[in-house]
RNA sequence: CCAGGAGUGGCGCAGAGGAAGCGCAGCUCUUUCACACAGAGAAGGCCGUCAGUUCGAAUCUGACCUCCUGGA
Numbered sequence: 001c002c003a004g005g006a007g008u009g010g011c012g013c014a015g016a017g018g019a020a021g022c023g024c025a026g027c028u029c030u031u032u033c034a035c036a037c038a039g040a041g042a043a044g045g046c047c048g049u050c051a052g053u054u055c056g057a058a059u060c061u062g063a064c065c066u067c068c069u070g071g072a
Base pairs, nucleotide, nucleotide: 001071002070003069004068005067006066007065010024011023012022013021018055027041028040029039030038048064049063050062051061052060
């Protein structure tokens, strides 16, 4: 320099046009003398950034940023 892949709560991942969910972690309550386990509940992200397309974008298009892989 070129090509491909990835970027979504604290962490690991789903979601591929009608607007975001799961698991774990953390918090509260029940249970216990207490802890753990178990059960119940609530909170937490507007999706890497900026534009474009669309009535509507995490999802499609472009540029850029970061990381990984491969080739020179």